Small-subunit ribosomal RNA, central domain from an uncultured prokaryote, 351 nucleotides, folded computationally. The coordinates come from a structure-prediction model, not an experiment, and the mean pLDDT is 86. RNAcentral holds the full RNA, with entries from ENA.
Context: one part of a larger RNA
């Protein structure tokens, strides 16, 4: 390196926009730069291969005859690639009408619970646990009733329902905002797909500054457990869990499945449009149709397992990535971070 692959066996970047590049709808006209298993003429000898001679024979050699040759001229063809000019509407974008939703951000506001404060009633227990103790409690705990402070998270609705590129997103009003989806078939007329590098965003944890701190709660303290208990359980409890500004850039960041486009059997749900049949009108129900989101299955694919129009099935354009197991998600460089560490990425040795 070809050649085979990537759900689970080694292997799809966490997710997106997105320059170079790679590909790239229908059609008429020209060109001819790629193409032509078109011509012409060229490509010394020797070498190679066949067949004849010469050295006593081979190597060596002489003649003959093949067969091979990158490239370039010049004439020619014109379906494909390219390229230049037109044209078109399905790809893609728009407008216009509608329409669902924890999409995002900021403000503001609600009730219910646990905490804590003061007070009232009240007296000796309470709390926890398999079982107890530490702990709280005559300085009046726990139980209660009413008042107050502050913080965090939102019960029921709740649903293999819903939004979002992923990470994600849940009380309610308000403002500012993004995508989607369906009808119109009204504009533009290929403007499109992917995408090294690059850039933006990224859960929880960690950091830095400054707030804020009810609950919970690494670290630590103390009561059990136990042979021991550095741990499961119990009492407490800082960091951290919130907010603001800013940094890490990592997860089993998983559908362990890369974007995008076509195509190929049915059945059954659920979500959001639209469009129609029946009718007294609207709605329900029933029927088609788009979209999305589950189940179950033909075929076909698979080492099974399973997948199965939401493909792991048939193809196509295009990226990333894989190469025995460890050594090693590591050394060493470089590069980025305050740090913590991140990205990139080896060998010796060993089985």
């Nucleotide at each position: 390196u070809u050649g085979g692959g990537c759900g689970u066996a080694a292997a799809g970047c966490g997710c997106a926009u997105g320059c170079a590049g790679g590909c790239u709808g229908u059609u008429u006209u020209c060109u001819a730069a790629g193409u032509c298993g078109g011509a012409c003429g060229u490509g010394a000898a020797a070498g190679c291969u066949c067949c004849u001679g010469g050295c006593u024979c081979a190597a060596c050699u002489a003649g003959g005859a093949g067969a091979g040759g990158u490239u370039g001229u010049u004439c020619g063809a014109a379906a494909c690639u390219g390229g230049a000019a037109g044209a078109c509407u399905u790809g893609a974008g728009g407008a216009u009408g509608g329409u669902a939703g924890a999409g995002g951000u900021g403000a503001g506001u609600g009730g219910a619970a646990u905490u804590c404060c003061a007070g009232g009633u009240g007296u000796a227990g309470u709390g926890g646990u398999g079982a107890a103790a530490u702990g709280c409690g005559a300085a009046g705990a726990u139980a209660u009733c009413g008042g107050g402070a502050g913080g965090a998270a939102c019960a029921c609705c709740a649903g293999u329902g819903g939004c979002g590129a992923a990470g994600g997103c849940g009380g309610c009003u308000c403002a500012c905002u993004g995508g989607g989806c369906c009808a119109u078939u009204c504009c533009u007329g290929a403007c499109g797909c992917u995408c090294a590098g690059a850039u933006g965003c990224g859960a929880a944890a960690g950091c830095u500054a400054g707030g804020g701190g009810a609950g919970a709660g690494a670290a630590c303290g103390g009561g059990a457990u136990u042979a021991g208990a550095a741990a499961c359980c119990c009492c407490g409890g800082u960091a951290u869990u919130c907010c603001u500004a800013g940094c890490c850039g990592u997860a089993a960041a998983c559908g362990a499945u890369g974007u995008c486009a076509a195509c190929u059997a049915g059945g059954u749900g659920u979500a959001g449009g639209a469009g129609g049949u029946c009718a007294u009108u609207u709605a329900c129900c029933c029927c088609u149709u788009c979209u999305g989101u589950g189940c179950u299955g033909c075929a076909g694919c698979u080492a099974a397992c399973g997948c199965g129009u939401u493909a792991a099935g048939u193809u196509g354009a295009c990226c990333g990535c894989c190469u025995g197991g460890g050594g090693a998600c590591u050394a060493c460089g470089g590069c980025c971070g305050c740090a913590a560490g991140g990205c990139u990425a080896a060998a010796a040795c060993u089985c």